Predicted 3D model of an 84-nucleotide RNA (transfer RNA) from a Lysobacterales bacterium.

RNA sequence: GCCGGGGUGGCGGAAUUGGUAGACGCACCGGAUUCAAAAUCCGGCGGGGUAACACCCGUGAGAGUUCGAGUCUCUCCCUCGGCA
Repeated sequence: GCCGGGGUGGCGGAAUUGGUAGACGCACCGGAUUCAAAAUCCGGCGGGGUAACACCCGUGAGAGUUCGAGUCUCUCCCUCGGCA
């Protein structure tokens, strides 16, 4: 240099054909239980905003297509594999 795979909450990892982003697991936080803990059970768990809702933003970065993009197209970045 060329070809191909991948990049999604703190971590792993889903998301069918483009149609509610974050299922499920781990970690963490609160509660129940316990003398206390572990285990177990219940609830919560991206950012901004609100008294609380509402609302807005968020899939490596930027642009494009579309009523609608994690998904399709283009450029770039990072990473893994192959070829030279």
Annotation
Taxonomically the source falls in Lysobacterales (Bacteria, Pseudomonadati, Pseudomonadota, Gammaproteobacteria). It matches the Rfam family "tRNA". Rfam classes the family as a transfer RNA. Model confidence (mean pLDDT): 82 of 100.